[in-house]
RNA sequence: CCGUGCUAGGUGGGGCGCUAGCGGUGCCCUGUAACCCGCAAUCCGCUCAAGCGGGGCCGAAUCCCCGUCCGAGGGGCCGGUGCCUUCGGGACCGGCUUGUCGCGGACGGCGUUGACAGCCAGGUCCUGCGCAACGACGGCCCGCGAACCAGGUCAGGUCCGGAAGGAAGCAGCCUUAAGCGACCGCCGCCGUGUGAUGCAGAACAGCCUGGUCCGAGCCAACCGCGACGGGUCUCCCCGUUGACCCAGCCUCGACGUCGGGUGCACGG
Numbered sequence: 001c002c003g004u005g006c007u008a009g010g011u012g013g014g015g016c017g018c019u020a021g022c023g024g025u026g027c028c029c030u031g032u033a034a035c036c037c038g039c040a041a042u043c044c045g046c047u048c049a050a051g052c053g054g055g056g057c058c059g060a061a062u063c064c065c066c067g068u069c070c071g072a073g074g075g076g077c078c079g080g081u082g083c084c085u086u087c088g089g090g091a092c093c094g095g096c097u098u099g100u101c102g103c104g105g106a107c108g109g110c111g112u113u114g115a116c117a118g119c120c121a122g123g124u125c126c127u128g129c130g131c132a133a134c135g136a137c138g139g140c141c142c143g144c145g146a147a148c149c150a151g152g153u154c155a156g157g158u159c160c161g162g163a164a165g166g167a168a169g170c171a172g173c174c175u176u177a178a179g180c181g182a183c184c185g186c187c188g189c190c191g192u193g194u195g196a197u198g199c200a201g202a203a204c205a206g207c208c209u210g211g212u213c214c215g216a217g218c219c220a221a222c223c224g225c226g227a228c229g230g231g232u233c234u235c236c237c238c239g240u241u242g243a244c245c246c247a248g249c250c251u252c253g254a255c256g257u258c259g260g261g262u263g264c265a266c267g268g
Stems, first nucleotide, its partner, number of pairs: 001268006009058003012030005020047005035055005064261004069256001073252005079246002082244001084242001087239004095232011108219003118212007126201005131195002133192003137188004142181003150175004158167003
């Protein structure tokens, strides 16, 4: 060095998850020359690293063992004017909206038959008294209204009387009380979401009307910018929750790369 038969060993590895921990089943990545059956998630088998049980195949090397490098992929931490989202708060910046003022632009109306401003008077608002209006109540006026217990007159009848005469008095008639009704015609009193009202007071800022003076401006609305203020569901800002994306650090790490290591017996 070659051949034959064996043995150690191999027949995938890794991340996450589960677990006190390990291996497996699970999910994912990688990869293949990488077997079969049984077991397993409120799980299976174990106890310091081997999935367990059974069967087969390869077998000392491209295939077994160790290390270096690479880095598919996973995990952790921290961060971001990134993007979306949950919840809470705020009105500083900025967003939206709104008010006032100023500047600029564009458009229209009023104005020398007199703008704005100033001055005067009156009104608008309030109070008191009056007047008026309206309403309620009462009285007067009008009508009705008492079998007897209201008034007057009282026929007839009754009573007293010798008579003259007198007395009480029903019906009727007249009148009236209480009460009822009609009517608001008059009066009184009270009240008022009243008033083209009078007087007095208060107020007199604004607005309106009129007058006077002056002599050329005044007003409405639109757009942009700025200043100041108000509101803010959306928007904005601050904090916060979660996902995605991106960057950094740590960690595990498949496939692959390079290097090293590992038998026994017999025969030639």

Predicted 3D model of a 268-nucleotide RNA (Bacterial large signal recognition particle RNA) from a Solirubrobacterales bacterium. The RNAcentral record of the sequence draws on ENA. The gene name in the source record is ffs. The source organism's lineage runs through Bacteria, Bacillati, Actinomycetota, Thermoleophilia and Solirubrobacterales. Its mean pLDDT, the model's own confidence on a scale to 100, is 76. Its Rfam family is "Bacterial large signal recognition particle RNA". By type it is a non-coding RNA gene. Rfam links the family to the GO terms SRP-dependent cotranslational protein targeting to membrane, signal sequence recognition and signal recognition particle, plasma membrane targeting.